[in-house]
Notes:
Predicted 3D model of a 109-nucleotide RNA (SAM riboswitch aptamer (S box leader)) from a soil metagenome. Its mean pLDDT, the model's own confidence on a scale to 100, is 87. It matches the Rfam family "SAM riboswitch aptamer (S box leader)". From the family's description: The SAM riboswitch is found upstream of a number of genes which code for proteins involved in methionine or cysteine biosynthesis in Gram-positive bacteria. The sequence is in RNAcentral, with records from MGnify.
RNA sequence: CAUCUAGAGGGGUGGAGGGACUGGCCCAGUGAAGCCCCGGCAACCAUCUCGGACCCAGCAGUUCGAGGCAGGUGCCAACUCCAGCAGGUCGCACGCGAUCUGACAGAUG
Numbered sequence: 001c002a003u004c005u006a007g008a009g010g011g012g013u014g015g016a017g018g019g020a021c022u023g024g025c026c027c028a029g030u031g032a033a034g035c036c037c038c039g040g041c042a043a044c045c046a047u048c049u050c051g052g053a054c055c056c057a058g059c060a061g062u063u064c065g066a067g068g069c070a071g072g073u074g075c076c077a078a079c080u081c082c083a084g085c086a087g088g089u090c091g092c093a094c095g096c097g098a099u100c101u102g103a104c105a106g107a108u109g
Stems, first nucleotide, its partner, number of pairs: 001109004009038005017027003021084004039076003044072002047068008080105001085102007
């Protein structure tokens, strides 16, 4: 800096945790995390093709867009599971609740 409402799970091992944090709410002995194998999703990077713009004497280069591929990452319960901070709107028994927007935090590249 970009993206985060889409998508995609089986087996073995293991043996009680897991969903970042806090609160909630969930998942889990009909087997959690971790590790291994196989499979899948997606297309950030790499790579290839085409086109536009810039640049160059030319070759080349830069950048933007579209497409192919699947080498490097990532991912495969729930919207990043929901909220957390601020603001708008609505409701209210005035405690708060619902909803929307933007931050914060986090994740991946």